[in-house]
Context: one part of a larger RNA
This record gives sequence, structure tokens and C1' cells, in this order.
RNA sequence: UUGGGUUUAAAGGGUACGUAGGCGGCCUGAUAAGUCAGUGGUGAAAGUUUUCGGCUUAACCGGAAAAUUGCCAUUGAUACUGUCGGGCUUGAGUACAGUUGAGGUAGGCGGAAUGUGUAGUGUAGCGGUGAAAUGCUUAGAUAUUACACAGAACUCCGAUUGCGAAGGCAGCUUACUAAACUGUUACUGACGCUGAGGUACGAAAGCGUGGGGAGCGAACAGGAUUAGAUACCCUGGUAGUCCACGCCGUAAACGAUGCUCACUCGCUGUAUGCGAUAUAACGUAUGCGGCCAAGCGAAAGCAUUAAGUGAGCCACCUGGGGAGUACGCCGGCAACGGUGAAACUC
Repeated sequence: UUGGGUUUAAAGGGUACGUAGGCGGCCUGAUAAGUCAGUGGUGAAAGUUUUCGGCUUAACCGGAAAAUUGCCAUUGAUACUGUCGGGCUUGAGUACAGUUGAGGUAGGCGGAAUGUGUAGUGUAGCGGUGAAAUGCUUAGAUAUUACACAGAACUCCGAUUGCGAAGGCAGCUUACUAAACUGUUACUGACGCUGAGGUACGAAAGCGUGGGGAGCGAACAGGAUUAGAUACCCUGGUAGUCCACGCCGUAAACGAUGCUCACUCGCUGUAUGCGAUAUAACGUAUGCGGCCAAGCGAAAGCAUUAAGUGAGCCACCUGGGGAGUACGCCGGCAACGGUGAAACUC
């Protein structure tokens, strides 16, 4: 490299948009580039293969033929592919009418809890644990009542629920905004699929500047435990967690399962539409789940939401360690990220 693979053995890019490229619906005309056929030229010799011959044989040598799977020219064929033209509507999109939801951004508002402050009541403990101690408390704590302030998160509803490309999204409300689905089949007429590079988005932690800081809480301090205890438990507590703007660009970024299309038994639950109906049964579309048949799979299992049967395109894998390391390059304020070896060793 070919072959073979990628849920769990090595292997699906974190996700989307999209450039080049690859691939591409039905009917029809032209063309003849690819494709196929014929003919001509060329494809040196040697070598190779077959056959005949020469050295006693063989190696070796000589003759002939084949092969040289190629290239060029020319004459034809036209199914398929390409190119150019015409048409179509089922793929794709648009329009119109509805529906749905924690989809997004910005603003406003709300109550509970927690903490703190002030005031009142009240008195000796509170807190914490396996048990304790550190800690708080007669300068009046804990408890309780009233008022005030602060920040963060939104109890119940709440669910194999819903929405989103993924990350993710949950109090209520307003504005702006994106999407999906259903119905009509009105319009466009292949406008499609995938997507190397590229661009955008991307949890948490972390970084920069300025705010904010209730609770929680790396680091740190103390108390315990223990042989020790740089831990688990307890009392405190700084960064951080929150907001604005700018970086970082990684995760078990997981369904450990790339995207799109077609096909392949059934049963059952649920969300949102539509249809019919009598208010149950019912049909249908799009989602989210459970169970199973064929088939697949090393098995576990998957099974119309495939890991089944096929097609297109991309990404990735090739024994373990060394190593996601070194070097170089690119990015970053840094932390670090991306790309990514070899020696050696088993």
C1' cells in the first nucleotide's frame, strides 16, 4: 500500500456553517470527451515465454513466433458517465394558515431560605461529632419577635417530559429574535448530499481589567483520628464561585455509536399537531422511551432513533511501553493548546 476495521478490543473530528473537491432524481434531443469495437503506425536490441536447431548433455549460443497488457492516428457504436440544449415534479426550497417548547438576548418584578445589622423578650449555655475538641457565649450568645440591608439560587409543579447543532437551557413577566412540526398542494424547478482547508460556537477550571462578595469553598490555619495522617471528620477561611468586557479552546465535550438518503416483522407507553368519530375504541405525521422477530455481533447486546441491508462523502485506526513526550512550527498575556516523532525496550 491493498485488504480489513472504528458502542465496549487500536480507531467517529466537541458541534455547526461552508470553500475546493467527490457524489448526485425522472423524460428527451445533440455531441462523442470518458467507454467499447475494427484498422494502420509505433512499442530498439538483449531479457521473458513457447517452439525448432548447434556444442556428447546442461549451462551457454543461434533461428522463429508470442508477449510487450502502452501510446498515437483513423473509421465506427452510443447503453452508461461527461458536456450543451429542452421539458417534468417525487428530492430540496418558498408561500399561506396554524401549533409547540426550561431555544437565545436584553430589561423589569417576586417570595422562601441564608447571613449580617439595629431594637425587644429571655438566661446559661450554644455549636459540633462515632466520641470529642478547636470555635462562639454573662461585654448576654444559642432560641424567639419586629424592622432593615446584602448577595446568590429559584421549593412544589417536575416527568425514561420538553427545547437546542453541540456545549447547554428551569421563579414570574415584557420586548426583540431563532427553530421545529402539522395542514393546504399555491409557487420555484434538481436549486441536492457530503465536506480537506477555513470560519463561528463551545461545560468546568484558569487568565486580564473593573465591580461584587450572602452561602459554599481549592490553598492555608487550628481541633480530632492515627504508628504516622501533609487525608477522610470538625471549627474557621483566601482565591474562586456572581456581573460586565476581553482571552483560553479543553472534558468520560458520551449514545464512549460522523452526516445524509433508501429499504427491512410486530407489541406497548408518552409529548405535540392533523383527520375521522359518540365522549371510549381508531388512523396519520414528527419527536422521546420500553420490549421483541429476521438479520447482525467475539459476546454483552443492537434491532424502523440499527450496531440489519445498500449508496454517497468526510474523519480516524494498524502490538504494548517510550509518549500525547522531545524537537520544529502555529496559536496564547500566561497557564497551556494544536500538530506530533525516534532511539531504546518487551

The part of an RNA shown here (small-subunit ribosomal RNA, central domain) has 346 nucleotides and comes from Mangrovibacterium diazotrophicum. It matches the Rfam family "Bacterial small subunit ribosomal RNA". Rfam links the family to the GO terms ribosome and structural constituent of ribosome.